A computed fold for a 350-nucleotide RNA from an Armatimonadaceae bacterium, annotated as Bacterial RNase P class A. The organism belongs to Armatimonadaceae, within Bacteria. Its mean pLDDT, the model's own confidence on a scale to 100, is 78. It matches the Rfam family "Bacterial RNase P class A". By type it is a ribozyme. The RNAcentral record of the sequence draws on ENA. Of the family's consensus pairs, 98% are formed in the model.

[in-house]
RNA sequence: GAAGCGGGUCGGGUGGUCGCGGAGGCGGUUUCCGUCUCCGAGGAAAGUCCGGGCUCCACAGGGCGCGAUGCUCGCUAACGGCGAGGCGGGGUAACCCGACGGAUAGUGCAACAGAAAGAUACCGCCCGCGCGCUCCGGCACGCGGGUAAGGGUGAAAUGGUGCGGUAAGGGCGCACCGGCGGCGCGGCGACGCGACGGCCCGGCAAACCCCAUCGGGAGCAAGGCCCAACAGGAGGAGUUGACGCUGCCCGCCGAUCCUCCGGGUAGGGCCGCUUGAGGCGUCCGGCAACGGGCGUCCCAGAGAGAUGGCCACACAAAGACAGAACCCGGCUUACAGACCCGCUUCGAAA
Numbered sequence: 001g002a003a004g005c006g007g008g009u010c011g012g013g014u015g016g017u018c019g020c021g022g023a024g025g026c027g028g029u030u031u032c033c034g035u036c037u038c039c040g041a042g043g044a045a046a047g048u049c050c051g052g053g054c055u056c057c058a059c060a061g062g063g064c065g066c067g068a069u070g071c072u073c074g075c076u077a078a079c080g081g082c083g084a085g086g087c088g089g090g091g092u093a094a095c096c097c098g099a100c101g102g103a104u105a106g107u108g109c110a111a112c113a114g115a116a117a118g119a120u121a122c123c124g125c126c127c128g129c130g131c132g133c134u135c136c137g138g139c140a141c142g143c144g145g146g147u148a149a150g151g152g153u154g155a156a157a158u159g160g161u162g163c164g165g166u167a168a169g170g171g172c173g174c175a176c177c178g179g180c181g182g183c184g185c186g187g188c189g190a191c192g193c194g195a196c197g198g199c200c201c202g203g204c205a206a207a208c209c210c211c212a213u214c215g216g217g218a219g220c221a222a223g224g225c226c227c228a229a230c231a232g233g234a235g236g237a238g239u240u241g242a243c244g245c246u247g248c249c250c251g252c253c254g255a256u257c258c259u260c261c262g263g264g265u266a267g268g269g270c271c272g273c274u275u276g277a278g279g280c281g282u283c284c285g286g287c288a289a290c291g292g293g294c295g296u297c298c299c300a301g302a303g304a305g306a307u308g309g310c311c312a313c314a315c316a317a318a319g320a321c322a323g324a325a326c327c328c329g330g331c332u333u334a335c336a337g338a339c340c341c342g343c344u345u346c347g348a349a350a
Stems, first nucleotide, its partner, number of pairs: 001346010013313006020040009042321001046332002049330005054219004061250004066215005071085005086100001087098004101210002106208002108204002122151002124147007132139002159177006178200002180197002183194004223271005232261006244252002278297008
């Protein structure tokens, strides 16, 4: 210098001006208005896909069913997330990807091709018998049997290559390689290494299923308090247990519930509500995820829902995706542009 790999930060700054939401102070003619100070969207606020907090329902019980996850060890409030590793695959490498438990529990599936996708012989090879021919070496046909080594089909055909052996063949025997099994050693473990045993008749579980682990239900329109107004009626179900927990059964609870007609309000206020598994800095433990100590900061909280418009300046330019609604940890997806760090390969020079 070229090509590439991994990770991170920002995604607008300063000033002026007009305007919006909230908190506090002051003033006034006090359901409101004026004024001053402070605060006021994101890295994803998004999709609502996982996990948790919080609230209510039996403080949440037993069984079935259902759902999710699926190599190991850790981290965490928890997770389907993250970290470190193992194994498999890809790449020269940095590095990347993997639902990666079980196929002798059972059931099932395999298009097309092919004889057979499970018990299979189509061609070929070998043996026997019968019959025919013969140049007496054999050959052709038929039947029975052996053979998965050769051909052919396929994504896949009974572990692969070679030697021996055999009528021909075959782990039938042997060497090496692959798998499996118990043993020894190393590792917390996934697993690795070694020697041994011919044990080697398959694949698919993001097919049902089996095994293991986890999961009670509903959700801030959760849920609680106050104020204003009104008028009840009919039918049905229910203490032989309604409604609810809860999809079903058990169990629990214990008096209301459902539908229709009619009336009132046309509704209002407060809490939940933003201080939190919080941000930043620093030290310690740990490879890391993360944990702990100390210091410091307060950083939206509306209820029809606030962050915007314009101008100037520097600049190459101000332009992406996108707007909080109970909160938090993740994942995933979208994204103009700017910047930083580490590493790999190739080339050149010192």